Predicted 3D model of a 399-nucleotide RNA (Bacterial RNase P class A) from an Acidimicrobiia bacterium. It matches the Rfam family "Bacterial RNase P class A". The family's RNA type in Rfam is ribozyme. The gene name in the source record is rnpB. Lineage of the source: Bacteria > Bacillati > Actinomycetota > Acidimicrobiia.
[in-house]
């Protein structure tokens, strides 16, 4: 200068003027009023995905089903969250992802292609040792030509050549993510961890490290095992259920009306356990009809913020100070003007540069994002106009 990574903060300013909403103060014409003061949305208030508080369920206990988590160590009220390691992959690098027990418990699947996708097979090839058929040449035995030599036929033996029926064989082709270890030498009919040397990989065992996952080093074995578990499944571990429309309280209307069930709860179900009947009535529970849809708590100070020391790599924790900062349900927190400030487009124009283009002033016009509390709180995902600070990495140049 040029590309990149990581973190963090900000997310329009100021003035005016009109406007909501709770709280408090005041008035008086006593209400859905008027006047006034304070205070009045995020960094994600969002998505409800996870984790808790907090409330209720007549306490939660067993089994079985269901869910959910899976490297180590440490935070934390908890988490599937975060910190710091290990391993693994990915990148030159800063750095980034990772649902990271088991695939010799057991079952499924592994599309298309390919001979074969898992108790290995055998399409193309290779051999053809051994057996088998064909055949030359030899040797031998028998018969024949009347004996012999010699010739002929048949049978027998190794040997040699072809064939590729049997049979051997997986080295080499093909296909594929993904083919039952790689490379060399031997060896062999061909071949093959069939032997051997290195290697990778597995399992056992020693030694040294580390709180641990693990790393470092040695030796020893038989030579070799495919992938998939956010498929099922086994192991380990952790989970009761519903949710602030929780939940309690006061006032009110209505018919304490009818009908059904004999049992309700404990929220998948079973045991268990609780309540409650077992004379009748209530009275839970279910279904019809009927009434009502007001008020107040919960409700906002809280695993709070902020600013210091301290321990800690770190997340995070203690210890001292100081602050109060929405609680709607009619659901507010907004609108316009003006100057200014960013960004985007467009005109005028300077200055630099061979240009592309840089950097400036002005004028005119458009914008100013995602988005919005609803019992609270930790976190994770997810949307975001722009704008800034930090730090660290490769590459070139120049010194």
């Nucleotide at each position: 200068u040029g590309a990149g990574c990581c973190g963090g903060c900000c997310g329009g300013g100021c003035g005016g003027c009109c406007g909501c909403g709770u709280a408090c103060c005041g008035g008086c014409a006593u209400g859905a009023c008027c006047g006034g003061u304070c205070c009045g949305a995020g960094g994600a208030a969002c998505g409800u995905c996870c984790g808790g508080a907090c409330u209720c369920c007549a306490c939660a206990g067993g089994g079985c089903a269901g869910g959910g988590u899976g490297c180590u160590g440490g935070g934390u009220a908890a988490c599937u969250c975060c910190c710091a390691g290990u391993c693994g992959g990915g990148g030159c690098a800063a750095c980034c992802c990772g649902a990271a027990g088991g695939a010799c418990a057991g079952u499924g699947c592994c599309a298309c292609a390919g001979a074969a996708a898992a108790c290995a097979g055998a399409c193309c090839g290779c051999c053809g040792a051994u057996g088998g058929c064909g055949g030359g040449a030899c040797g031998g035995a028998c018969u024949g030509g009347u004996c012999g030599a010699c010739c002929a036929g048949c049978c027998c033996g190794g040997u040699c050549c072809g064939c590729a029926c049997a049979g051997g064989c997986a080295a080499g082709g093909u296909u594929g993510c993904a083919a039952c270890g790689g490379u060399g030498c031997g060896g062999u009919a061909a071949g093959a961890g069939c032997g051997c040397a290195c290697c990778a990989g597995c399992g056992c065992c020693c030694g040294g490290g580390g709180u641990g996952a693990c790393c470092c080093g040695g030796g020893c074995g038989g030579c070799u095992a495919g992938g998939u578990a956010a498929a099922c499944c086994c192991c380990a571990c952790c989970c009761g259920g519903a949710g602030c429309a929780a939940g309690g309280c006061c006032a009110g209307a209505c018919a304490g009306g009818g009908g059904g069930a004999u049992g309700g709860g404990u929220g998948a179900c079973c045991c268990g356990c609780c309540c409650g009947c077992c004379a009748a009535a209530g009275a839970c529970c279910c279904c019809c009809g009927g009434g009502u849809a007001g008020g107040c708590c919960g409700c906002u100070a809280g695993a709070g913020c902020c600013g210091g020391c301290g321990g800690g790599u770190a997340a995070c924790c203690g210890c001292c100070g100081g602050c109060c900062g929405a609680g709607a349900g009619g659901g507010a927190u907004g609108g316009c003007c003006g100057c200014c400030g960013g960004c985007c487009g467009g005109g005028a124009u300077g200055c630099c540069g061979c240009a592309a283009g840089g950097c400036g002033c002005u004028c005119c016009g458009g914008u100013c994002a995602c988005a919005g509390a609803a019992u609270c709180c930790g976190g994770c995902g997810u949307a975001c106009a722009g704008g800034u600070c930090g730090g660290c990495u490769c590459a070139c140049c120049a010194c």
RNAcentral holds the sequence, with entries from ENA.